[in-house]
RNA sequence: GCUCGGUUAGCUCAGACGGUAGAGCGCUGGACUUUUAAUCCUGAGGUCGAGGGUUCAAGUCCCUCAUCGGUCG
Numbered sequence: 001g002c003u004c005g006g007u008u009a010g011c012u013c014a015g016a017c018g019g020u021a022g023a024g025c026g027c028u029g030g031a032c033u034u035u036u037a038a039u040c041c042u043g044a045g046g047u048c049g050a051g052g053g054u055u056c057a058a059g060u061c062c063c064u065c066a067u068c069g070g071u072c073g
Base pairs, nucleotide, nucleotide: 001072003070004069005068006067007066010025011024012023013022019056027043029041030040031039049065050064051063052062053061
């Protein structure tokens, strides 16, 4: 250089055909326990990598860029 894939919560990842952004772990508060741990309940936490475009409506479709990983050379 070419080409393919990834980028969504603090971490690991879901999110069919475009129609209210979710789970597990972690964190907050509570129950239980002599205490801790474990278990159970509850709550908070998101510019969906950046910028444009299409659309009534975009995490999802199109373009450009950034970044990470792989294939080929």
The RNA shown here (transfer RNA) has 73 nucleotides and comes from Daphnia pulex. Model confidence (mean pLDDT): 81 of 100. It matches the Rfam family "tRNA". Rfam classes the family as a transfer RNA.